RNA sequence: GCGGGAUUGGUUCAAUGGCAGAACACGUCCUUCCCAAGGAUGAGACAUGGGUCCGAUUCCCAUAUCCCGCA
Numbered sequence: 001g002c003g004g005g006a007u008u009g010g011u012u013c014a015a016u017g018g019c020a021g022a023a024c025a026c027g028u029c030c031u032u033c034c035c036a037a038g039g040a041u042g043a044g045a046c047a048u049g050g051g052u053c054c055g056a057u058u059c060c061c062a063u064a065u066c067c068c069g070c071a
Stems, first nucleotide, its partner, number of pairs: 001070007010024004018054001026042005047063005
């Protein structure tokens, strides 16, 4: 230099052109003498910028970071 893949709450992962979910973690409450465990509830995210579209996390382009391969 070329090609391919990945990027989603604090962490690990889903999902899909039409409300973004789960587990763990965190806050509050209940239970308990206390802790742990359990239950209820809440906050928190689509890497960035453009384009297409009625509507983009999803499709297209570019950029950034990481990984793999070729040279």
About this RNA:
Predicted 3D model of a 71-nucleotide RNA (transfer RNA) from a Candidatus Vogelbacteria bacterium. Its Rfam family is "tRNA". The family's RNA type in Rfam is transfer RNA.